[in-house]
RNA sequence: UGCGGAAUGGGGUAAUGGCAGCCCGCCUCGCUCUGGACGAGGAAGUCUAGGUUCGAAUCCUAGUUCCGCAG
Numbered sequence: 001u002g003c004g005g006a007a008u009g010g011g012g013u014a015a016u017g018g019c020a021g022c023c024c025g026c027c028u029c030g031c032u033c034u035g036g037a038c039g040a041g042g043a044a045g046u047c048u049a050g051g052u053u054c055g056a057a058u059c060c061u062a063g064u065u066c067c068g069c070a071g
Base pairs, nucleotide, nucleotide: 001070002069003068004067005066006065007064010024011023012022013021018054026042027041028040029039030038047063048062049061050060051059
């Protein structure tokens, strides 16, 4: 430098173009003599900038970072 892949709460991982879920963690409450476990509730996310579309995590363009292959 070229090609391919990846980027989603604090961590991991889903999502036919149509309400962004799940698990762990965190916070609050219940239970308990206390803690843990268990139960109930809550906060927190689509890498960035444009475009297409009634509607984009998803499609298109450019960029950033990481991984792999080639030179």